[in-house]
RNA sequence: UACUCAUCAAGAGCUGGCUGAGGGAAUGGCCCUAUGACGCCGCGGCAACCAUCGCGCAGGUGAAACGGUGCCAAUUCCAACAGGAUUAACUCCUGACAGAUGAAGA
Numbered sequence: 001u002a003c004u005c006a007u008c009a010a011g012a013g014c015u016g017g018c019u020g021a022g023g024g025a026a027u028g029g030c031c032c033u034a035u036g037a038c039g040c041c042g043c044g045g046c047a048a049c050c051a052u053c054g055c056g057c058a059g060g061u062g063a064a065a066c067g068g069u070g071c072c073a074a075u076u077c078c079a080a081c082a083g084g085a086u087u088a089a090c091u092c093c094u095g096a097c098a099g100a101u102g103a104a105g106a
Base pairs, nucleotide, nucleotide: 001106004103005102006101007100008099013043014042016041017040018039022032023031024030027079028078029077044072045071046070049068050067052063053062054061055060076098081095082094083093084092085091
């Protein structure tokens, strides 16, 4: 890097330091941002994928949060593509495409 599987409506910041203009993946919106966003560092936190411990034949399930990740604006911010419900329009539901995170092997 690609594949496979699982989850993605919850949760979690600081007038701390450095930097300095874009950022929210991409398209269209709509938002955040010199009252300093994004990124990096520090401190703090959330969660529970792997690992740990208990139960179970197993699928799993419970606990803790020391370890390995991850995450801490907005439902993955919304939509797009297909189908359905409903309609004057709106709107709602389901699935897919794409994305993010984790795990295992290649």
This is a predicted structure of a 106-nucleotide RNA (SAM riboswitch aptamer (S box leader)) from Sporomusa termitida.